[in-house]
Molecule: transfer RNA
Organism: Candidatus Woesebacteria bacterium
C1' cells in the first nucleotide's frame, strides 16, 4: 500500500428494513443454621463515530476509527 472480516448490556453472542433478545454475571425473594445448587422475579445497551437512502436503519449506501486475517 491492496483485499477480506469484526465492532450491539459488565462479558459472550442473537436480531427478513418494523422500534433490540438470550447465556453467564448483577440485584431481590423462596429454599439452607449459613453458603453453594435449584426455583421465581427484576434492573441494565438504542447498536464504534459522522453523513445519506427510507414512512421507518443494528440491518442498505458513503466516509472515518479500532482490532484481526491474507497478500505485496
Nucleotide at each position: 500500500c491492496g483485499g477480506g472480516g469484526a465492532c450491539u448490556a459488565g462479558u459472550c453472542c442473537a436480531a427478513u428494513g418494523g422500534u433490540a433478545g438470550g447465556g453467564c454475571g448483577c440485584u431481590c425473594g423462596c429454599u439452607u443454621c449459613g453458603g453453594g445448587u435449584g426455583c421465581g422475579a427484576g434492573a441494565g445497551a438504542g447498536u464504534c463515530c459522522g453523513g445519506g437512502u427510507u414512512c421507518g436503519a443494528c440491518u442498505c449506501c458513503c466516509g472515518g476509527g479500532u482490532c484481526c486475517c491474507c497478500g505485496a